[in-house]
């Protein structure tokens, strides 16, 4: 210098061809318990890495940028 992959909740990750953003763990509250843990129920938490474009509509498509991993040189 060139190619590929990844970037979504605090963490690990889904999201099937564009149409209301989700799960597990964690966190908060309640129930249960003498208390804790477990379990059950409920809740908070997201400018979908960033900047543009296409579209009635973008996490998803297109261009660029950034970071990480990897391959070639």
């Nucleotide at each position: 210098g060139g190619g590929g992959c990844a970037u979504u909740a605090g963490c690990u990750c889904a999201g099937u061809u564009g149409g209301u953003a989700g799960a597990g763990c964690g966190c908060c509250g309640c129930a249960c318990u003498c208390g804790c843990a477990u379990u059950g129920c409920g809740g908070a938490g997201g400018u979908c890495a960033c900047c543009g474009g296409u579209u009635c509509g973008a996490a998803u498509c297109c261009g660029g940028u950034a970071u990480g991993c990897u391959c070639c040189a």